[in-house]
RNA sequence: GGGGCCGUAGCUCAAAGGGAGAGCACUACGCUGGCAGCGUAGGGGUUGUGGGUUCGAGUCCCAUCGGCUCCACCA
Numbered sequence: 001g002g003g004g005c006c007g008u009a010g011c012u013c014a015a016a017g018g019g020a021g022a023g024c025a026c027u028a029c030g031c032u033g034g035c036a037g038c039g040u041a042g043g044g045g046u047u048g049u050g051g052g053u054u055c056g057a058g059u060c061c062c063a064u065c066g067g068c069u070c071c072a073c074c075a
Base pairs, nucleotide, nucleotide: 001071002070003069004068005067006066007065010024011023012022013021018055026042027041028040029039030038031037048064049063050062051061052060
């Protein structure tokens, strides 16, 4: 330098172009004398960044940043 994969909640990950979600974690309440545990309810995201296509983008296109990986180059 070129190719491929990945980037979404605090963490691990889902989400055939049309409601952004699950598990764990967190908060409140209940069960308990208390803890643990369980149950109920709740908060939390400008989907890495910037543009474009579209009535509509996490999803398609372009650029860019970061991580992993393969190839090439480097006396």

The RNA shown here (transfer RNA) has 75 nucleotides and comes from Alicyclobacillus acidocaldarius subsp. acidocaldarius DSM 446. A source record names the gene tRNA-Ala-GGC-1-1. It matches the Rfam family "tRNA". The family's RNA type in Rfam is transfer RNA. From the family's description: Transfer RNA (tRNA) molecules are approximately 80 nucleotides in length.